Record summary
A computed fold for a 484-nucleotide part of an RNA from an uncultured prokaryote, annotated as small-subunit ribosomal RNA, 5' domain.
Context: one part of a larger RNA
Parts: sequence; C1' cells; structure tokens
RNA sequence: GAACGAACGCUGGCGGCAGGCUUAACACAUGCAAGUCGAACGAGAACGCACCUUCGGGUGUUAUUAAAGUGGCGCACGGGUGAGUAACGCGUGGGAACCUACCCUUGGGUACGGGACAACGUCGGGAAACUGACGCUAAUACCGUAUACGCUCUUCGGAGGAAAGAUUUAUCGCCCUAGGAUGGGCCCGCGUCGGAUUAGCUUGUUGGUGAGGUAAAGGCUCACCAAGGCUUCGAUCCGUAGCUGGUCUGAGAGGAUGAUCAGCCACACUGGGACUGAGACACGGCCCAGACUCCUACGGGAGGCAGCAGUGGGGAAUAUUGGACAAUGGGGGAAACCCUGAUCCAGCCAUGCCGCGUGAGUGAAGAAGGCCUUAGGGUUGUAAAGCACUUUCACUCGCGAAGAUGAUGACGGUAGCGAGAGAAGAAGCCCCGGCUAACUCCGUGCCAGCAGCCGCGGUAAUACGGAGGGGGCUAGCGUUGUUC
Repeated sequence: GAACGAACGCUGGCGGCAGGCUUAACACAUGCAAGUCGAACGAGAACGCACCUUCGGGUGUUAUUAAAGUGGCGCACGGGUGAGUAACGCGUGGGAACCUACCCUUGGGUACGGGACAACGUCGGGAAACUGACGCUAAUACCGUAUACGCUCUUCGGAGGAAAGAUUUAUCGCCCUAGGAUGGGCCCGCGUCGGAUUAGCUUGUUGGUGAGGUAAAGGCUCACCAAGGCUUCGAUCCGUAGCUGGUCUGAGAGGAUGAUCAGCCACACUGGGACUGAGACACGGCCCAGACUCCUACGGGAGGCAGCAGUGGGGAAUAUUGGACAAUGGGGGAAACCCUGAUCCAGCCAUGCCGCGUGAGUGAAGAAGGCCUUAGGGUUGUAAAGCACUUUCACUCGCGAAGAUGAUGACGGUAGCGAGAGAAGAAGCCCCGGCUAACUCCGUGCCAGCAGCCGCGGUAAUACGGAGGGGGCUAGCGUUGUUC
C1' cells in the first nucleotide's frame, strides 16, 4: 500500500447492487418447510332432482366434496451443515465386469380364474400412545393357470419366465423385449498439509484354487494351500484439515486462503442395523442401545431446527416467529388445480462496493466576534450578513408501469412521469516533532499524560491538555485483528 463474512470508538442525508453465527456439529418453546391422484378402489356424509311414504323416513340418480382407509407416484430431489475424513475423498486423465423409475424409439402381448386384508359393523383392553377378537367388502392390492419372442439358462435335446384396467370411445395405462438418453456404482495412473524428539508395519495380512455373495470386478466373505505384502522415493504412528473451480495479494514467480456463487464428498442427537424401493442403509422413515428433554392414572409412552423464522446459551460479533406462489423450477394429476420457508420479494444492519446530495452566483464597510500581535496591525475571510437565482435528493399532491404469450403481479400505488413549496431537511472524523501534508498562544512542570519507531514532559513543550489556525479523508473517519 492492498484486502476483509470483520469488531470497537466518534459521527451519520438518500439510492442501487451485494453480504450478514467465522464462536457451542450447544440445548431448543411455537408455527410452517412433502405431498398429490375420485380418470385405480370400496364405503360414508351433505346439497339438488325423481319415485315411494305409515310423514319418522326409504330407494334411485347426477355432479361435487371435508376428515379417514386400500392402492399408485413422490417422499433418495430440493434445503442445511462441515463434525468426521490425509482417503481413489477431491482434481485430472484413462478403464471394464455393471444398474438406471419417469422420458424417447423398436417388435410383440394385454387370455382364463381365485382367495384375502383395511375401511366399516359388533364386543373388548388402555390414563394415553395405541391395541385385541369376531364378522362383511372392492380394486390398477395379492395369488394361480394359460400363452410368449429376437429374453434367461442350457448337456443344444430342451427347460424357465408376464400382464390391469379406467373412462367422456378417444385416449391414457399395464406386461415382455431391444436400443437411446439421463443419472449412478466400481477399478487404475498422476497430483493433494506438518512432524523422524514417530523406523519398522501387517495375519484376511499378500497371492493362488474352489465356493458363496453382489447390479457388477475383487479377500467382498468362507474352506484349503503357499509365505507373502508395504517401507528412508518416508511405511506405520501422531497432529491438523472437507476437496475443487476460485478468492486475496504480488510486476511475476510465489505466498495465504476455500465466506457468498458453482461442482464433488461426508453428516443429520450419539453408536449400530437392516426394511421398502429403480434409487437410501434414508435430515422432517423403521428397529435396537445410549445420553438428554417432556407426558403419565407409575402400568407405560413421546421427541430430535447442521430446513425457514424464532428462543436461551457461548461470544468482540452476525437480521423478521414477514408476503406470495405473480415469475423460474420441482412433486402429484388427463386436466382444472393442489403442495412447495426451493424460489421470488419485502423488513433490519454504513457490513462492503458504487452513485448522488448537504447549494450555486454576486458580495470589502475586508462588519461584529474569536485568536495572535512588535499594539501599527495580521488572521479567521468572500467566509458571514445582504442582493439576485436554482430545486438534484428528501417532502406534498396527481398519474402510474415493464416483469405476463389469451386470463393470472406477492413485489406495489413500487420504479418512473407530471405538478407544487421552499435554501429550505442533510458533516463529520483523524492528524499537525521527524518518518509524514499541516504552527502559534495558554495551562501543566519527569506530574498529569503521549507513543507505530525514534522518542516527548524536570518553568519559555510546534510531541501532554485546551484554544485559534492549518493539513488529510469524507457519509464516513480512526483504532484493533488477520493475510499478502
């Protein structure tokens, strides 16, 4: 000098764009953050209509619908955090033994049957969470049979394997099969912090055969056999740390760093486990154990903000328990539409960057006052007053968008435009011994104090405190911290 996710002190007019728990991966009250489909299904309720009626109601039908149930898809995305990890985790370049719901393309098929379980009804248990027995029922839920290719296996003879319907009659679905696209799993070369005051490490360890297992190669697992494998080109151990594109600095080489944005990884109270599924060993799913918190009728139960707000705590320090799905995107649905703290906006904060304003012209009796003085004067100083102007921003009134392609705008009566009034509402902070731009007086008297370094202060202090004057930057200015 530059930089910052900064903090602190003094001060503070407006706008645009960005940013905002770096500390306790500490604990969390409350609300919201993942639903949707009646064009898969049964049942129920209400309104309307028609018929019957003993006037209580009953039956049928059309469209619609709250809460719940069976079923489908989604919940593995999106959002958060950086604890762990020195590793094929990441970066980069390759590889072969794989999977891929929804989407696109190809070739076929969609036949015949069956038995249940919720909801519901009845009777129970429990304080609750919830739950038991019996009975009824539908389906795109479940099962069997048939058939089947270019599918799978094969000893090449053969063997095995599927489906689901809905309605507005035109579609949407369903099953098998091949290919694509997308996404993912796996392997390898190279690169990736410090310590030798860590020198030896390893027994599924290294390799083979066979088997099991996986979507898939493989000690991934197991049986047997062999005795190997790594290492001073740093193994093992210890410490520290998410990695990268990038960011800051620097002429560069390099050094430091990894907030915001983007890619990958890991985690979801702590540890372990699997289930479902195309995909998880699953943040707002399940089971077990643990710590903690809460409810309880003491028998037993419930919970997980490192989602968005918000609270306590920690801290030098970091915001609203806001609006809307209008746009973009996502999930479901044929659609209408529903959901979406993703997102888009608004609120708070000079936290940063950028822009603008706090007036401009004229004005010498060089006014008054202040300060200095050699007492003549000098300086503050065209500065003020006065005179004649302008109205950016802010303010008041009116109009009022684009963003939305035919309807639909949270932002928002916002941006912007027009009119009006009036210099009116808007300047501070640090410094003045040298480095380093800027000097005098008073007070103090090695005291009080200053200080980045050198150093000032012990009676004439340009260095302390005040004043006048001056210098620098300016809605900021200084200080502290950190990096180059």